Predicted 3D model of a 93-nucleotide RNA (Glycine riboswitch aptamer) from a Hyphomicrobiales bacterium. It matches the Rfam family "Glycine riboswitch aptamer". Rfam links the family to the GO term glycine biosynthetic process. It was read from a public genome assembly, where an Rfam model found it.

RNA sequence: ACGUAAUCAGCGGGAGAGAUGUCGUCGCAAGCCGGCAUCGCCGAAGGAGCAACCGCCCCGGAAACUCUCAGGCCAACGGACCGCUGAUCAAGG
Numbered sequence: 001a002c003g004u005a006a007u008c009a010g011c012g013g014g015a016g017a018g019a020u021g022u023c024g025u026c027g028c029a030a031g032c033c034g035g036c037a038u039c040g041c042c043g044a045a046g047g048a049g050c051a052a053c054c055g056c057c058c059c060g061g062a063a064a065c066u067c068u069c070a071g072g073c074c075a076a077c078g079g080a081c082c083g084c085u086g087a088u089c090a091a092g093g
Stems, first nucleotide, its partner, number of pairs: 002092001006088008018039007026031001040073003046069001047067003053061003
């Protein structure tokens, strides 16, 4: 030089889970949507917990596991994670 890990940006993919009652707008009606209430449900924003494991081993870092505080349960938005592209760049060379 190159350049993986890592970080950032762009593009694409991206799951799960509801019902009842009541009130309201629109509507001939059916019904769509929104608010409230009751109970229920989901986990892949975030958060928290245990811990395999890892490290510089005093201590610390730690999950897709667990809990659901938050968030979500038409769609949309969001969405861990994955792929591609670009930029920066440890170790290596």